A computed fold for a 76-nucleotide RNA from a Campylobacterota bacterium, annotated as c-di-GMP-I riboswitch aptamer. Its mean pLDDT, the model's own confidence on a scale to 100, is 78. NCBI's taxonomy places the organism under Bacteria, Pseudomonadati, Campylobacterota. Its Rfam family is "c-di-GMP-I riboswitch aptamer". Gene Ontology term of the family: cyclic-di-GMP binding.
[in-house]
RNA sequence: UAUUGAAAAAGCCAAAUUCAUCGCGAGGUGAGUACGGAAAGUCCAUGGAUCUCACGUAGAAAGCCAGACUACCAAU
Numbered sequence: 001u002a003u004u005g006a007a008a009a010a011g012c013c014a015a016a017u018u019c020a021u022c023g024c025g026a027g028g029u030g031a032g033u034a035c036g037g038a039a040a041g042u043c044c045a046u047g048g049a050u051c052u053c054a055c056g057u058a059g060a061a062a063g064c065c066a067g068a069c070u071a072c073c074a075a076u
Stems, first nucleotide, its partner, number of pairs: 002076004012037002017032006035063001041069003046066003050060003
């Protein structure tokens, strides 16, 4: 430098759920916990799929798939 992510996990993230709080709702935020994750890091709601509603020129969701950029560890 390139490829790969079978095994492992120093460090990292945090599903479901509980409590508090915001929201009509899908859901958001904070704390606890730990189902899991090799990009479950950042950006994008653009395409497909999904969800909500007060049904509109409305909204949610990136831990569903695809996309852009970057990084750790390990193996070769």